[in-house]
A computed fold for a 73-nucleotide RNA from Endomicrobium sp., annotated as transfer RNA. The organism belongs to Endomicrobium, within Bacteria. Rfam family: tRNA. It is annotated as a transfer RNA.

Parts: sequence; structure tokens; C1' cells
RNA sequence: GCCGAUGUAGCUCAGUUGGUAGAGCAAUUGCUUCGUAAGCAAUAAGUCGGAGGUUCAAAUCCUCUCAUCGGCU
Repeated sequence: GCCGAUGUAGCUCAGUUGGUAGAGCAAUUGCUUCGUAAGCAAUAAGUCGGAGGUUCAAAUCCUCUCAUCGGCU
């Protein structure tokens, strides 16, 4: 220098042919208990790495860019 993969909640990850983002664990609150754990219920947490474009509408399509990883030279 060229090619490819990944980037979504605190963590691990879903989210397909574009239609306003979810699960598990963790956290908080409540119930239960003499208390703890377990169990049950509820709540909060993400402008989807960043910027721009296409579209009525973008995590999803296009361009540029950043970070990490891998391959080739």
C1' cells in the first nucleotide's frame, strides 16, 4: 500500500431482504424471610463507533472516516 471481518444497554450477543431496537447476565426498587441467599414482580439503562448522502422512513443501502483484529505484498 491492497483486501476482508468486527463496532448495538455496565458485560456477552441478537436484530435480512429499510418501517421508530430486544434477550440473557449484571444494577435499582418492591414482595417473600427474624435476616441472607434463592424465588417472584416491576423499573432504569442504548441519538446502534463518528460525519455526510439516498429515502416519506436507515442499526440495515451508498460514500468518507476512526478503533480493534486477520490476510496479502